[in-house]
RNA sequence: GAAGGGAUAGCUCAGUGGAAGAGCACGUGCCCAGCAAGCAUGAGGUCCUGGGUUCAACCCCCAGUACCUCCA
Numbered sequence: 001g002a003a004g005g006g007a008u009a010g011c012u013c014a015g016u017g018g019a020a021g022a023g024c025a026c027g028u029g030c031c032c033a034g035c036a037a038g039c040a041u042g043a044g045g046u047c048c049u050g051g052g053u054u055c056a057a058c059c060c061c062c063a064g065u066a067c068c069u070c071c072a
Base pairs, nucleotide, nucleotide: 001071003069004068005067007065010024011023012022013021018055026042027041028040029039030038048064049063050062051061052060
């Protein structure tokens, strides 16, 4: 320098145009002599950034940023 990929909760990841979710982790309660496990419940999000399309964008388009893979 060229090509491709993903960027969403603390972590790992879903979500192919119409209400942002799961598992783990965390808080609270129940249970227990106590702890773990289990059960119930809760909190936690600038959906990487800036534009565009659309009645409506995590989702489609453009540019950028950091990262991963590959080619030279």

Background
This is a predicted structure of a 72-nucleotide RNA (transfer RNA) from Vicugna pacos. The RNAcentral record of the sequence draws on Rfam. The coordinates come from a structure-prediction model, not an experiment, and the mean pLDDT is 83. It matches the Rfam family "tRNA". The organism belongs to Vicugna, within Eukaryota.